[in-house]
Formats: sequence, C1' cells, structure tokens
RNA sequence: AGAAAAUUUUGCCAAACUUGUUGUGAAGCAAGGACGGAAAGCCAUGGGUCUCAAUGGUUGAGAUCGCCAGGUUGCCAAA
Repeated sequence: AGAAAAUUUUGCCAAACUUGUUGUGAAGCAAGGACGGAAAGCCAUGGGUCUCAAUGGUUGAGAUCGCCAGGUUGCCAAA
C1' cells in the first nucleotide's frame, strides 16, 4: 500500500407488583422485577388525565414527557 473480515441491539430504558423512604395527596427516589419502548433522552409550551385547597360556575397550587401534539438533542441503517 492492497484485499478480506469484523464492529453498538448479545447494547440501552424499565410498566404492573413487592420492600424501604419522602410527600396531606396525585406521585418522586432507591433496590428487586419485566409489561412494553426506536427517542420510554430532555423541555410542563398547548390539549388530556390525576391530586390538593377554596368553591355556585370556577380559580389557585401541583403531578404525569411510559396519554397526544409541539420544541430540542442524539443513536443505528440507507442514500
């Protein structure tokens, strides 16, 4: 220098449920556990659902991105 082969999916996340813990609660976190996921990474921006307080309608404060949409970043494959 050339040829052939190989490479990250045999990987990553973790529902229900159980235990511990925080919170009035929805839920969060840790361990176990896998129903699923190709953004089940991130952002509560719009809608939805849920909780708490006041309440006539409703309002306020929260939870959920593994409900949908939107935004944003990234991986594999192909061109």